Molecule: transfer RNA
Organism: Prevotella sp.
RNA sequence: AGGAAUGUAGCUCAGUAGGUUAGAGCGCUGGUCUUAUAAACCAGUGAUUGUCAGUUCGAGUCUGACCAUUCCUA
Numbered sequence: 001a002g003g004a005a006u007g008u009a010g011c012u013c014a015g016u017a018g019g020u021u022a023g024a025g026c027g028c029u030g031g032u033c034u035u036a037u038a039a040a041c042c043a044g045u046g047a048u049u050g051u052c053a054g055u056u057c058g059a060g061u062c063u064g065a066c067c068a069u070u071c072c073u074a
Stems, first nucleotide, its partner, number of pairs: 001073007010026004019057001027045006050066005
């Protein structure tokens, strides 16, 4: 320099062919239980979906540019 993949919650991920409230597990907070801790159970808690534009009545999803990370080629 050229090419490819990925980017969604504190972490790991899902999200189908564009449409109903953006979800799950872990975590965190409070409670029950226990002498206490853990486990278990109950309740609560968190995201402008990497950024900026475009298409559309409607975008996590489609398109473009850029940014970050990883990989391949030279």